[in-house]
RNA sequence: CGGACCAUAGCUCAGUCUGGUAGAGCGCUACGCUGGGGGUGUAGAGGCCGCAAGUUCGAAUCUUGUUGGUCCGACCA
Numbered sequence: 001c002g003g004a005c006c007a008u009a010g011c012u013c014a015g016u017c018u019g020g021u022a023g024a025g026c027g028c029u030a031c032g033c034u035g036g037g038g039g040u041g042u043a044g045a046g047g048c049c050g051c052a053a054g055u056u057c058g059a060a061u062c063u064u065g066u067u068g069g070u071c072c073g074a075c076c077a
Stems, first nucleotide, its partner, number of pairs: 001073007010026004020057001028044006050066005
């Protein structure tokens, strides 16, 4: 320098192909069960979907640019 893939809740990840209410598990908070812890049940909080622009009535999803990461190749030695 070229190419491919990845970026979504505190963590691990779905959802993107085929645009139409942002989700799961774990964790966290409150309460119940328990003498307490653990465990379990119920309820709840938590995300500008890396960033910017474009297309569209409508974008996590499509297009372009860009940032970071991983891998492959080229280059140098």
This is a predicted structure of a 77-nucleotide RNA (transfer RNA) from a Planctomycetota bacterium. The organism belongs to Planctomycetota, within Bacteria. The coordinates come from a structure-prediction model, not an experiment, and the mean pLDDT is 81. Its Rfam family is "tRNA". By type it is a transfer RNA.